[in-house]
RNAcentral holds the sequence, with entries from ENA. A computed fold for a 72-nucleotide RNA from a Candidatus Pacearchaeota archaeon, annotated as transfer RNA. Rfam family: tRNA. By type it is a transfer RNA. The same sequence occurs in records of 2 taxa. The prediction has a mean pLDDT of 82.
RNA sequence: GGGGAUGUAGCUCAUUGGGAGAGCACAUGACUGAAGAUCAUGGUGUAGUGGGUUCGAUUCCCACCAUCCCCA
Numbered sequence: 001g002g003g004g005a006u007g008u009a010g011c012u013c014a015u016u017g018g019g020a021g022a023g024c025a026c027a028u029g030a031c032u033g034a035a036g037a038u039c040a041u042g043g044u045g046u047a048g049u050g051g052g053u054u055c056g057a058u059u060c061c062c063a064c065c066a067u068c069c070c071c072a
Base pairs, nucleotide, nucleotide: 001071002070003069004068005067006066007065010024011023012022013021018055025044026042027041028040029039030038048064049063050062051061052060
């Protein structure tokens, strides 16, 4: 220098055009002598950044950024 993959909650990942979610973790309350376990409640988020297509974009297209892999 060329090509490819990935980027969504604190972590691991779903969702592939119309409602942003799960598990773990976390906070509060119940329970307990206390803690753990269990139960209830709470999403904790600009979906990497910017632009385009569309009535509508996490999803499709383009550029850029970061990480990883391959080739040179």